RNA sequence: GAUAGAGGUGCGGUCCUCAUGAGUACUCUCCGGCAAGGCCAGGCAAGCCGCCGGGGAAGAAAGGGAAGGCCGCCGAGGGGAGGCAAUGGGGCCUGCCGCUGUCUCCCCGGGCCGUCGGAGAAGAUCCGCCGGACUGUCACAGUUUCUGUGGAGUGCUAUC
Numbered sequence: 001g002a003u004a005g006a007g008g009u010g011c012g013g014u015c016c017u018c019a020u021g022a023g024u025a026c027u028c029u030c031c032g033g034c035a036a037g038g039c040c041a042g043g044c045a046a047g048c049c050g051c052c053g054g055g056g057a058a059g060a061a062a063g064g065g066a067a068g069g070c071c072g073c074c075g076a077g078g079g080g081a082g083g084c085a086a087u088g089g090g091g092c093c094u095g096c097c098g099c100u101g102u103c104u105c106c107c108c109g110g111g112c113c114g115u116c117g118g119a120g121a122a123g124a125u126c127c128g129c130c131g132g133a134c135u136g137u138c139a140c141a142g143u144u145u146c147u148g149u150g151g152a153g154u155g156c157u158a159u160c
Stems, first nucleotide, its partner, number of pairs: 001160005008074001010073006017066002027057008037049003040095005077108009087098003109135002112132003116128004137151006
């Protein structure tokens, strides 16, 4: 260097069902009040919409999730920062926020539990720091098959 392989509540994708979202948004209608304003921010142009509360009728979806099936896998994959491109937030420019793709750099062996913080409609779930025990692996020491300490996937095992 090449090929194959192991870790286990292992990782990702996809399909289907279900719950949540939510009796919410949207639409229609009735009653009352107001005439201010609203459409991310600034600028330009000047476009669109009356606004709020309550009652009634009808009534979703997406993102996120759980179980199961299938597929691809074992830096699987996840996270952070930055660049570029596309796109949404009424039109144009600049910015900001969101989302998707891609590139570069950095961090993380793996899942679990807990505190805190963030995302989220959410007490679901996800992400991050820290702590804890567990687990795979290697090195060293004690030892005789367990224990302790330390390391990191740029690792480990087998073959060539």
This is a predicted structure of a 160-nucleotide RNA (Lysine riboswitch aptamer) from a mouse gut metagenome.
The sequence is in RNAcentral, with records from MGnify.
The coordinates come from a structure-prediction model, not an experiment, and the mean pLDDT is 83.